Predicted 3D model of an 82-nucleotide RNA (c-di-GMP-I riboswitch aptamer) from a soil metagenome.
RNAcentral holds the sequence, with entries from MGnify.
Of the family's consensus pairs, 90% are formed in the model.
It matches the Rfam family "c-di-GMP-I riboswitch aptamer". From the family's description: GEMM was predicted in a large-scale screen for bacterial structured RNA regulatory elements.
The coordinates come from a structure-prediction model, not an experiment, and the mean pLDDT is 89.

[in-house]
C1' cells in the first nucleotide's frame, strides 16, 4: 500500500462492588498497528475501613480499592515493501 483477520468506546440487560471500577450476553460499531500482557514509574478516579472538624447534616485527609483506551516503560504477537 496491501490481504486475512483482531480488539470494542458507548448505549441496553444481568450480576458484582461502599465506590471508582469490573464481570458476563447480546445488537450496533467510538475508535486502535499492539486499544495484546504486567500497577515497574508518572499521572488520573474513588473513600469502605481509619483519623480530623462539627449538636447534626456533613466536611476535610488518607489507598490497602481502581484506570492498560491517559502516558512511559517490560514483555508477546499477524501480514507486507522490509
Nucleotide at each position: 500500500a496491501a490481504a486475512c483477520g483482531g480488539c470494542a468506546a458507548c448505549u441496553c440487560c444481568g450480576g458484582g462492588g461502599a465506590a471508582a471500577c469490573c464481570c458476563g450476553g447480546g445488537a450496533g460499531a467510538c475508535g486502535c498497528a499492539a486499544a495484546g500482557u504486567c500497577a515497574c514509574g508518572g499521572g488520573c478516579c474513588u473513600a469502605c475501613a481509619g483519623g480530623g472538624a462539627g449538636c447534626a447534616a456533613u466536611c476535610c485527609c488518607c489507598a490497602a480499592g481502581g484506570c492498560g483506551g491517559c502516558c512511559g516503560g517490560u514483555c508477546u504477537a499477524c501480514c507486507g515493501a522490509a